[in-house]
Context: one part of a larger RNA
RNA sequence: GGAUGAACGCUGGCGGCGUGGAUAAGGCAUGCAAGUCGAACGGAACUUAUUUAGUUUGAGAUGCGAUUACAUCAAGUCAAAGAUUUUGUAAGUUUAGUGGCAGACGAGGUAGGAACACGUAGGUACUUACCCGAAAGUCGGGCAUAACGAGCCGAAAGGUUCGCUAAUUCCCGAUAUUGUGGAGACACGAAAGGAGCAAUCCGCUUUCGGAAAGGCCUGCGGGCUAUCAGCUUGUUGGUAGGGUAACGGCCUACCAAGGCUAUGACGGCUAGGGGGCGUGUGAGCGCGUUCCCCACCGACGGAACUGAGACACGGUCCGUACACCUACGGGUGGCAGCAGUCGAGAAUCUUCCACAAUGGGCGAAAGCCUGAUGGAGCGACGCCGCGUGUAGGAAGAAGCCCUUCGGGGCGUAAACUACUUUUAGCAGGGAGGAAAAAAAUGACAGUACCUGCAGAAUAAGGGCCUGCAAAUCUCGUGCCAGCAGCCGCGGUAAUACGAGAGGCCCGAGCGUUAUCC
Numbered sequence: 001g002g003a004u005g006a007a008c009g010c011u012g013g014c015g016g017c018g019u020g021g022a023u024a025a026g027g028c029a030u031g032c033a034a035g036u037c038g039a040a041c042g043g044a045a046c047u048u049a050u051u052u053a054g055u056u057u058g059a060g061a062u063g064c065g066a067u068u069a070c071a072u073c074a075a076g077u078c079a080a081a082g083a084u085u086u087u088g089u090a091a092g093u094u095u096a097g098u099g100g101c102a103g104a105c106g107a108g109g110u111a112g113g114a115a116c117a118c119g120u121a122g123g124u125a126c127u128u129a130c131c132c133g134a135a136a137g138u139c140g141g142g143c144a145u146a147a148c149g150a151g152c153c154g155a156a157a158g159g160u161u162c163g164c165u166a167a168u169u170c171c172c173g174a175u176a177u178u179g180u181g182g183a184g185a186c187a188c189g190a191a192a193g194g195a196g197c198a199a200u201c202c203g204c205u206u207u208c209g210g211a212a213a214g215g216c217c218u219g220c221g222g223g224c225u226a227u228c229a230g231c232u233u234g235u236u237g238g239u240a241g242g243g244u245a246a247c248g249g250c251c252u253a254c255c256a257a258g259g260c261u262a263u264g265a266c267g268g269c270u271a272g273g274g275g276g277c278g279u280g281u282g283a284g285c286g287c288g289u290u291c292c293c294c295a296c297c298g299a300c301g302g303a304a305c306u307g308a309g310a311c312a313c314g315g316u317c318c319g320u321a322c323a324c325c326u327a328c329g330g331g332u333g334g335c336a337g338c339a340g341u342c343g344a345g346a347a348u349c350u351u352c353c354a355c356a357a358u359g360g361g362c363g364a365a366a367g368c369c370u371g372a373u374g375g376a377g378c379g380a381c382g383c384c385g386c387g388u389g390u391a392g393g394a395a396g397a398a399g400c401c402c403u404u405c406g407g408g409g410c411g412u413a414a415a416c417u418a419c420u421u422u423u424a425g426c427a428g429g430g431a432g433g434a435a436a437a438a439a440a441u442g443a444c445a446g447u448a449c450c451u452g453c454a455g456a457a458u459a460a461g462g463g464c465c466u467g468c469a470a471a472u473c474u475c476g477u478g479c480c481a482g483c484a485g486c487c488g489c490g491g492u493a494a495u496a497c498g499a500g501a502g503g504c505c506c507g508a509g510c511g512u513u514a515u516c517c
Base pairs, nucleotide, nucleotide: 001517002516003515004514006513007512008511009510010509013386014385015384016383017382018381019379020378026342027341028340030339031338032337035101036100037099040098041097043095044094045093046092047091048090049089050088053085054084055083056082057081060078061077062076065073066072067071108297109296110295118221119220120219121218122217123216124215126214127213128212131210132209133208134207135206136205137204138203139173140172141171142170148163149162150161151160152159153158179188180187181186193202194201195200223269224268225267230260231259232258235257236256237255238254239253240252241251242250272294273293274292275291276287277286278285279284299320300319301318302317303316322333323332324331325330350376352375353374354373358372359370360369361368362367389419390418391417392416399410400409401408402407425453426452427451428450429449433444461506462505463504464503465502467486468485472501473500474499475498476497482489483488
């Protein structure tokens, strides 16, 4: 000098783009962050239409009879229309449950791990839901079970018994293009329906291929330490078996006695790796924050289940610690998701808006969900841009400072005159982002941008001035008070302390501290 996820001190006008819990992988109140499908299914509730039966109001008609001039009243009968309850049917809406798909992605963190974890270059004993291409099929039966109803237990969480029922749930049989086993003969192995008037569409089963994704293996590469020198018994290899999607001591039995090591085994310490970032002419050195790829983790330790995929952050089970509820019998929980809170710390933000866009899940679709994402908010934390006015204006006001008392400096600076209006303010207009021919759809946001209005109006500080190192005088102080990055200043004339004036450097910043080159 450059750099930083910075912090601290003084100061602080605006905008754009970035960026912001580096410490306690410490504890967490509250809300939200993963659902969706009624075109898989049986119910339930509600609405509408219709229908059955009952109750009720009753226009109007008729009318025993009363009064009678017209006319009026009126028991009873018929009855349009309406209200309400009920039976059945149909349609629609909603959805607790069964079932399917998704919850293995996306989001977060970097604790552990020196390892095939990562990077790079190869390999193959393997797998793949959804998607694409191709071939064939989708036939016949059956048993259950939630919901629901009834009963019981419990403070709750929840549980239990009996009974009924559906399906794209489950089971059996048939068939087998292709598939599996086998030398072959032969044997074995499948399915589910839904919507629609229909055409047809969406599904389902088996197999092959693809796309993309993954599993496993290997060469090479990248920390410190010898004040760690020997390490190893599933250890090294073989045979057989088991296990896996798959190779393999991955596991088991038996057999052999091997295997690694100064080219550093084994141990200890440290650490997520890479793309990259900082610096440097470079070689190199240092770093791994945001973004992208990979790995690993989800209070801590362990385990499996389901599934194409997990040994599963917002699934299950067990143990431990912690916290909460409790009727004391027993239960519940996991922010290293987004906000937010406490703690520790020099230190790090809103309990915001929207699914309008991009993307994801489910769905035939409409759509629903989405703290991913798009945005807004806060912080000079960083980078960049802009402004705090422009021109004229005296051999030069006042004031202050210095002075050799002549004068010199602040200084065109101010005043004053003329002008401008970026920016801030107010007012008017007002996008693009929205996509197929049209229509609809914008959180941001009445934002960006454009126009107008008035008025210099709304806006300057910080550090330094002995040398290094740009910039000096006066006063105060008197080895005191103090300064200081280094050498060093201060003990009565201090350009080094404190103040003022003046000056220098940067400027919405300027210094200090820490760290790296």

Record summary: Predicted 3D model of a 517-nucleotide part of an RNA (small-subunit ribosomal RNA, 5' domain) from a Candidatus Ryanbacteria bacterium. Rfam family: Bacterial small subunit ribosomal RNA. Gene Ontology terms of the family: structural constituent of ribosome and ribosome. Its mean pLDDT, the model's own confidence on a scale to 100, is 87. Taxonomically the source falls in Candidatus Ryaniibacteriota (Bacteria, Bacteria candidate phyla).